[in-house]
Context: one part of a larger RNA
Order: sequence, then C1' cells, then structure tokens
RNA sequence: CUGGGUGUAAAGGGAGCGUAGGCGGCGCGUUAAGUCUGAUGUGAAAACCCGAGGCUCAACCACGGGAGUGCAUUGGAAACUGGCGGGCUGGAGUGCCGGAGAGGUAAGCGGAAUUCCUAGUGUAGCGGUGAAAUGCGUAGAUAUUAGGAGGAACACCAGUGGCGAAGGCGGCUUACUGGACGGCAACUGACGCUGAGGCUCGAAAGCGUGGGGAGCAAACAGGAUUAGAUACCCUAGUAGUCCACGCCGUAAACGAUGAGGACCAAGUGUUGGGGAAGACCCAGUGCUGCAGUUAACGCAGUGAGUCCUCCGCCUGGGGAGUAUGCACGCAAGUGUGAAACUC
Repeated sequence: CUGGGUGUAAAGGGAGCGUAGGCGGCGCGUUAAGUCUGAUGUGAAAACCCGAGGCUCAACCACGGGAGUGCAUUGGAAACUGGCGGGCUGGAGUGCCGGAGAGGUAAGCGGAAUUCCUAGUGUAGCGGUGAAAUGCGUAGAUAUUAGGAGGAACACCAGUGGCGAAGGCGGCUUACUGGACGGCAACUGACGCUGAGGCUCGAAAGCGUGGGGAGCAAACAGGAUUAGAUACCCUAGUAGUCCACGCCGUAAACGAUGAGGACCAAGUGUUGGGGAAGACCCAGUGCUGCAGUUAACGCAGUGAGUCCUCCGCCUGGGGAGUAUGCACGCAAGUGUGAAACUC
C1' cells in the first nucleotide's frame, strides 16, 4: 500500500461553523471530456506463447506467426458519469399561525440556612468520636429571644422530565437574544451532505491584574489511631471555591458508539404539538422485544441491522504519550510525536 477494522479487544477527533476537495434528487434537449466500439500508425531486437525445423534426443540454436493489456491520430455510439441550456418539487430553505423549554447574556429582587457582631434571658458546660483528645467556655460559652452585617447556594416543585452542538443549564422578575417542534402549503427551485487545513466554543483544576471572602477546604499545624501513620477519624486553617477582565485548552470532554440519508416486526411508559381531546399523525425521551447482527456481553426504527456519501482514527506489549525538532503558552504545560533496546 492493499485488506480488515474502530460500544467493551488497538482505534470516533471534546464540540460546532465552514474553505479546498469528495459525493449528490426527478424530467427534457444538447455536447462528447470520462466510457464503449472500428480503422491506421507505433509499441526495437532478444525474452514469452503457438507452429514447424537444426545439432542422434534434450538443454541450446535458427525460422514463421501471435502477443505486447499502452500511446497517438481518425471514424462512430450516447445508456451511465461529467459540461452546457432549459424545466420540476419530493431534498433543503423562506413565509404565516401556534404552543413548550434550568438554551444564552445583563440588571434587579426574595426567603430559608450557616457564620459573625450588638443586646436580653440563663449557668456550667459545649463540641467531637468507635472511644477520646486537641479546641471553645465563669473575661459567661453551648442553648434561647430580638436586631444587624456579609457571602455563597437556591429545599419542596423534581420526573430513566425539559433545553442546548458539546462543555453544560435549576429561586423570582424584567430587558435583549439563539435554536428546535407542530400546523398551513403561499414562496425560492437542488440553493444539498460531508468536511483535510482554518476559525470559534470548550467542565474542573491552574495562571495574571483588581475586588470579595459566609460556608467548605488542597497545603500547613495540632489531637487521635498505629509497630510506624508524611493517611483514613477529629479540632483548627491558607490558597482556592465567588465577581470583573485576560490566559490555559485538558478530562472516564462517555452512549467509552463521528456526521447525513434511505429501508427493515411488534408492545408499552413519558414530554411537546396536531386531531372530533376518537382512531391516529409528527418530533423527542425511556423500557421490553422479532428478524438481523455480535467473539460473547449485548444492540435491536434513539442499531452495534441492510446499504450509500464524506471525515477522523487503528495496525503486538513495554520503551512512551517519553526524547528530539517545530508551534502555542506568563508559567504550569499543551499539540504534533519517534528510535535504540527488550519480550
């Protein structure tokens, strides 16, 4: 390379938008680049294949023919692919009507709880554990009542419920704003799918500058446990967790399952819409299950089934996601990514 693969054995890019490229619906006409066919030229000799000869045979040698899958020129065919022209509406999109939603951004507001402060009541304990101790408390704690401060998170509703491309999103209100879905078929007329590079988004932790800091809590300290205990348990506690702006760009970023399309038994729950609140239809989200598939587990109209298009990736284990080079980053590091050697 070919082939075979990619849920769990190696392997789906974290996600989206999109450039080049690849691929592309239904008629009609035309063209003849691809495609098919005829002719001509060329395709050196030797070699190869066939025929028939020469060395007594063979190897070997000589002769004739074929072949030489190719290229060029030229004549033709027009189904398919491509080009051009002109149409269509089923793909795709627009419009109108409608309801659903923790989709996003910003501002404002609310109650419960923890902590702290002030004041009242009140007195000797509180706290914590397997048991304790460190710790807090007669300078009045814990408990309880009233008032105040501040930060963070939003109980119930809550649901194999909803929304989002993924990461993710949950108190309430307002403003701005993205997408999806149902219904109607008015409009455009293939405008589509995928997508190497590229660009954008991207949990947590971490980084920079400035704020904020209630609770929690790496590190650190103390108390226990233990043979030891740089842990698990306890008491404290700083970064951090929060906000603004700017970086980082990773993850078991998981459905460990790329995107789009077509087709292929059923049953049942649920969300949104339609329907005569009927049958049933459309879009999602679950379970069970047939055919089929799978090494098995399992998957099974939300496929891992039967096919088509495009992209990423894999090719024995270790060495190693290391070294090196390059790029990016303030750094931490990230991306790309070997070999020797060894089994």